[in-house]
Predicted 3D model of a 519-nucleotide part of an RNA (small-subunit ribosomal RNA, 5' domain) from an uncultured organism.
The RNAcentral record of the full RNA draws on ENA.
Model confidence (mean pLDDT): 84 of 100.

Context: one part of a larger RNA
RNA sequence: GAACGAACGCUGGCGGCGUGUUUAAGACAUGCAAGUCGCACGGAAUGAACCGAGUAGUAAUACCUGGUGAUUUUAGUGGCGCACGGGUGAGUAACACGUGAAUUACAUGCCCUUCAGUGGGGAAUAGCCCAGGGAAACUUGGAUUAAUGCCCCAUAGUCUCGCAAGAGUAAAGGUGGCCGCAAGGCUGUCGCUGAAGGAUUGGUUCGCGCCCUAUCAGCUUGUUGGUGAGGUAACGGCUCACCAAGGCUACGACGGGUACCUGGUCUGAGAGGACGAUCAGGCACACUGGAACUGAGACACGGUCCAUACACCUACGGGUGGCAGCAGUCGAGAAUCAUUCACAAUGGGCGAAAGCCUGAUGGUGCGACGCCGCGUGGGGGAUGAAGGCCUUAGGGUCGAAACCCCUGUCGGUUGUGAGUAAAGCCCGGUUCGAAUCGGGUCUGAUAUUAGCAACAAAGGAAGGGGCGGCUAACUCCGUGCCAGCAGCCGCGGUAAUACGGAGGCCCCAAGCGUUGUUC
Repeated sequence: GAACGAACGCUGGCGGCGUGUUUAAGACAUGCAAGUCGCACGGAAUGAACCGAGUAGUAAUACCUGGUGAUUUUAGUGGCGCACGGGUGAGUAACACGUGAAUUACAUGCCCUUCAGUGGGGAAUAGCCCAGGGAAACUUGGAUUAAUGCCCCAUAGUCUCGCAAGAGUAAAGGUGGCCGCAAGGCUGUCGCUGAAGGAUUGGUUCGCGCCCUAUCAGCUUGUUGGUGAGGUAACGGCUCACCAAGGCUACGACGGGUACCUGGUCUGAGAGGACGAUCAGGCACACUGGAACUGAGACACGGUCCAUACACCUACGGGUGGCAGCAGUCGAGAAUCAUUCACAAUGGGCGAAAGCCUGAUGGUGCGACGCCGCGUGGGGGAUGAAGGCCUUAGGGUCGAAACCCCUGUCGGUUGUGAGUAAAGCCCGGUUCGAAUCGGGUCUGAUAUUAGCAACAAAGGAAGGGGCGGCUAACUCCGUGCCAGCAGCCGCGGUAAUACGGAGGCCCCAAGCGUUGUUC
């Protein structure tokens, strides 16, 4: 000198863009953060409209009741999602990461392409109902019911096993349109099953790179290799039985310490050094430890089970919980924000769709925390007032205001006022079918916004540090090795440009200094 996720002191007008618990991976009140599908299913509720019965009445009608039933809602079964997105950096010195290869040793839901199929039958179960138990959480028994839930049979080109012969293995329907009295047929669409290929994503293996320490020198028994078996999507001591005695190491094994890694960031002419906040990629973790289940995918942050610690409820028998999601609280700390708005946009999940959900995201708020931009007025008055300071007492210096003229940025008031919005939906056309096309319609949190125009008025807007040398900037007074200053050298013991005050000056400026850290 530069830099910072900074803090502290003094000061503080506006805007844009960023950024904000670096400490206790400490503990958490409260709300929200993952749902969706009725075009899979049986119920339950609702009940437009229509049909019928009864009562009163002569009738209109009124009341009551039964059936069909559009529509709407949905607890439960079922499907998909919940493995993404979001957070944190505790652990990890490792194929964790980076880079380059390998996989004839592998998997891959949804998506795309192609081929083939989608036949027949059955038993349950939740819900509902009945009867219980429990303070609660919840739970037991009985009866009954559906499905795209579950099971069986059939079929099997491709698929699996096998040298071959041969053997084995699957499925599910829903919802529209047309024809038909019906049975049923044709067809659109969304699905389902088997197989092949693609795409995407992932698993695994290897070469190289990857901090300090020798005041860590030897380490290792599933250890190193083989045979066989098991297991896995897959190779493999991954696991097991047996056999052999190997394997690593001064090119640093083993141990100890520290640490998520990278793209990058800061600095520097570079080489290098230091760092790894925000953003992006990867990894790991989810109170602590362990385990598996489901699933294409987890050994699963807002799933399950077990155990510990902690906390809460309790009728004392027993239960419940996990903010390193977004806000927020306490604590710790020098120190770090709103218990905000919206799904309008982008993206994600589900759905045929309308749509629903989304603390992702888009916005707003708070903080000079950072960077950038702008302003706090201009001319005269004024060869200059009062006052301060200095003075050789002559003067010098600092230096206004009233008043007059002007400008109008920002802030203020009023008006006007966007873009971010096209999709989607409806109608029509094209097409084998879509995409595409034409017309109509609907949608904005931000937003009393931005922008634009008008109005008024200099009115609302300057401080901080320094002045001995380094280092730009000097005098007076006070003090008298005192009080104090100080980054280094050093100042102060009666004329202190170094302490304190004042005047003046210098530097930077909505900031200026100090401290810390890095180069």